A computed fold for a 487-nucleotide part of an RNA from Globodera tabacum, annotated as small-subunit ribosomal RNA, 3' major domain. Its Rfam family is "Eukaryotic small subunit ribosomal RNA". Rfam 15.1 lists 75,755 matches to the family in 2,556 species. Taxonomically the source falls in Globodera (Eukaryota, Bilateria, Ecdysozoa, Tylenchomorpha). Its mean pLDDT, the model's own confidence on a scale to 100, is 82. RNAcentral holds the full RNA, with entries from ENA and SILVA.
Context: one part of a larger RNA
RNA sequence: UGACGGAAGGGCACCACCAGGAGUGGAGCCUGCGGCUUAAUUUGACUCAACACGGGGAAACUCACCCGGCCCGGACACCGUAAGGAUUGACAGAUUGAUAGCUUUUUCAUGAUUCGGUGGAUGGUGGUGCAUGGCCGUUCUUAGUUCGUGGAGCGAUUUGUCUGGUUUAUUCCGAUAACGAGCGAGACUCUAGCCUACUAAAUAGUUGGCUCAUUGCUGCUGUGGGCACAACUUCUUAGAGGGAUUUUCGGUGUUCAGCCGCACGAAAUUGAGCAAUAACAGGUCUGUGAUGCCCUUAGAUGUCCGGGGCUGCACGCGCGCUACACUGGCAAAAUCAGCGUGCUUGUCCUUCCCCGAAAGGGGUUGGUAAACCGGUGAAAAUUUGCCGUGAUUGGGAUCGGACAUUGCAAUUAUUGUCCGUGAACGAGGAAUUCCUUGUAGGGGCGAGUCAUCAACUCGCUCUGAAUACGUCCCUGCCCUUUGUACA
Numbered sequence: 001u002g003a004c005g006g007a008a009g010g011g012c013a014c015c016a017c018c019a020g021g022a023g024u025g026g027a028g029c030c031u032g033c034g035g036c037u038u039a040a041u042u043u044g045a046c047u048c049a050a051c052a053c054g055g056g057g058a059a060a061c062u063c064a065c066c067c068g069g070c071c072c073g074g075a076c077a078c079c080g081u082a083a084g085g086a087u088u089g090a091c092a093g094a095u096u097g098a099u100a101g102c103u104u105u106u107u108c109a110u111g112a113u114u115c116g117g118u119g120g121a122u123g124g125u126g127g128u129g130c131a132u133g134g135c136c137g138u139u140c141u142u143a144g145u146u147c148g149u150g151g152a153g154c155g156a157u158u159u160g161u162c163u164g165g166u167u168u169a170u171u172c173c174g175a176u177a178a179c180g181a182g183c184g185a186g187a188c189u190c191u192a193g194c195c196u197a198c199u200a201a202a203u204a205g206u207u208g209g210c211u212c213a214u215u216g217c218u219g220c221u222g223u224g225g226g227c228a229c230a231a232c233u234u235c236u237u238a239g240a241g242g243g244a245u246u247u248u249c250g251g252u253g254u255u256c257a258g259c260c261g262c263a264c265g266a267a268a269u270u271g272a273g274c275a276a277u278a279a280c281a282g283g284u285c286u287g288u289g290a291u292g293c294c295c296u297u298a299g300a301u302g303u304c305c306g307g308g309g310c311u312g313c314a315c316g317c318g319c320g321c322u323a324c325a326c327u328g329g330c331a332a333a334a335u336c337a338g339c340g341u342g343c344u345u346g347u348c349c350u351u352c353c354c355c356g357a358a359a360g361g362g363g364u365u366g367g368u369a370a371a372c373c374g375g376u377g378a379a380a381a382u383u384u385g386c387c388g389u390g391a392u393u394g395g396g397a398u399c400g401g402a403c404a405u406u407g408c409a410a411u412u413a414u415u416g417u418c419c420g421u422g423a424a425c426g427a428g429g430a431a432u433u434c435c436u437u438g439u440a441g442g443g444g445c446g447a448g449u450c451a452u453c454a455a456c457u458c459g460c461u462c463u464g465a466a467u468a469c470g471u472c473c474c475u476g477c478c479c480u481u482u483g484u485a486c487a
Base pairs, nucleotide, nucleotide: 001487002486003484004483005482007481008480009479010478011477012476013475016471017470020435021434022433023432024431027322028321029320031318032317033316034315035313036312043054044053065308066307067306068305069304071302076119077118078117079116080115086113088109089108090107092105093104094103123296124295126294127293128292132290134284135283136282137280138279139278144183145182146181147180148179149178150159151158152157162174164173165172188273189272190271194242195241198239199238200237201236204233205232206231207230208229209227210226211225212224213223214222247263249261250260251259252258324428328387329386330385331384332383333382342372348367349366352363353362354361355360394425399420400419401418402417403416404415441463442462443461444460445459446458447457448456
């Protein structure tokens, strides 16, 4: 100087607690991990910092694993064989999963490309992440870290970097043997709110004309359709800007830094990104034509083809989905979003029409998109009716049959639809997770993966509580003081 303390004092955090909310842990199912099994059930990762993670939803491919079978994509050099032929290809029969001349029988064709040996290349989802790069994660979401000159000390080192107040903050005020700086914090970038001010818009609209229906007193009050006729930009879109700075006021405070309250206002804390120094023998050689070394390299650990496996089930654990009903289920009716995405014209998103109970099929059309799908008429919520606390019209696992769709291929059932079947589950022990406002919870939608397939992930919007606005008791973190037999 650190590290540690069941030492003291401050401060901080819903990966801590308190007050609460939703749960998970119990059930069924989905999925990941272990174990067991297996020809193989490929493999990495195992406290936070492994386990719906590897963007890992694997029917083939992927693919690394298992069982079989081809191929050389063995450069180049040297030696050999060799034009009296180095080699290569092949119908048919046998053989074979195979229309692999793979092998064999039989012969034809080919012509220096090859073939044999040695050296040496090359490839490898082979090994080593404890040889590495890069990237990521974590320590670590906190406020921390370092230097120049000066001071102290023989020196390692220390001061600066602080008694105090304050802040989300080593943020500021102030104090001061320090003074001045760098990184980090903040600023910044994106995003969400406001703009009757600017720029505009037949890919967005509004208003007024003209016109046609329709309604009401019949000389113009509503409603709807059409017309590139005009004007405009409030709504919509998106450029450039503006706007908030703790601003005014009142408390409190060294009357400092600031904090609290009211007001004005669209807003007086929107949410994220980025993120230092020092580290870890954290993860990745299975992201890479990044890569050292080792292994293998033709009976291949290269590569292709066929099949299987990764899905296997006495069991244990983790993330989730669906529920256990009446704040509900079912059947009708009415009514409202916002992010996205969309053709390789052997075809992506699809309107409309027809067929079909539905899933779906056929035809047709628009869209390479503010133009078409599409006002994405989403779901919960709302209204009405039925049910009436019964394992019940709650729940929808399991299983039987039938019909479709994707795909070369659906069996170990891709998925969807219909009919039937109708299991556990009556709110979950000990434990334990997440969370402070448009948040939790509830509801759906889009995208990623994707030929097909979401109970996953990432976004989006609708609805929308309760309880704190604190504390250091538990769990940890930071600073100061102190102790230490530790480095």